Annotation:
Transfer RNA from a Victivallaceae bacterium, 74 nucleotides, folded computationally. Its Rfam family is "tRNA". Rfam classes the family as a transfer RNA. Its mean pLDDT, the model's own confidence on a scale to 100, is 82.
[in-house]
RNA sequence: CGGAGCGUGGCUCAGCCUGGUAGAGCGCUGCGUUCGGGACGCAGAGGCCGGAGGUUCAAAUCCUCUCGCUCCGA
Numbered sequence: 001c002g003g004a005g006c007g008u009g010g011c012u013c014a015g016c017c018u019g020g021u022a023g024a025g026c027g028c029u030g031c032g033u034u035c036g037g038g039a040c041g042c043a044g045a046g047g048c049c050g051g052a053g054g055u056u057c058a059a060a061u062c063c064u065c066u067c068g069c070u071c072c073g074a
Base pairs, nucleotide, nucleotide: 001073002072003071004070005069006068007067010026011025012024013023020057028044029043030042031041032040050066051065052064053063054062
C1' cells in the first nucleotide's frame, strides 16, 4: 500500500442478505426458599447498535466517508 472479516447491555453472541418501535445465555439487583450460602423459582434494572453524513414515511439493517481490532497478500 491492496484485499477480506469483525465492532450490538458488564461478558459471549443472534438479529443485517429480505428496512418496520433491539433479543438470548451468563452476570447483576430485589423477593421467595435455606439456620446461612449455593442451587432453584418469581420479578426487575441495564444497550438506540464504533463515529459522521446520505437515501427513505421509517435505518442495527441500504449507500458514502471514517476510526479501532484481526487475518491474507505485496
The sequence was found in a public genome assembly.